A computed fold for a 72-nucleotide RNA from Saccharomycomorpha psychra, annotated as transfer RNA.
Taxonomically the source falls in Saccharomycomorpha (Eukaryota, Sar, Rhizaria, Saccharomycomorphidae).
It is recorded under the gene name trnE-TTC.
The coordinates come from a structure-prediction model, not an experiment, and the mean pLDDT is 80.
RNA sequence: GCUUCCUUCGUCUAAAGGUUAGGACGUUGCCCUUUCACGGCGAAAAUAUGAGUUCAAUUCUCAUAGGAAGCA
Numbered sequence: 001g002c003u004u005c006c007u008u009c010g011u012c013u014a015a016a017g018g019u020u021a022g023g024a025c026g027u028u029g030c031c032c033u034u035u036c037a038c039g040g041c042g043a044a045a046a047u048a049u050g051a052g053u054u055c056a057a058u059u060c061u062c063a064u065a066g067g068a069a070g071c072a
Base pairs, nucleotide, nucleotide: 001071002070003069004068005067006066007065010025011024012023013022018055027043028042029041030040031039048064049063050062051061052060
């Protein structure tokens, strides 16, 4: 230099065009308990960035950024 793949809450992971982006762990509030732990009920927290297609984009296309692999 060329080609291919990946990027979603703090971490891991779903959603593969359409109803509030869901779940687990973690964090946190309340309940329970003499207290802690366990348990129960809640809350906050995310689509790498920018364009395009579409009535509608996490999803499809392009570019950029970061990461990984292969070839040279």
Its Rfam family is "tRNA". Rfam links the family to the GO term triplet codon-amino acid adaptor activity.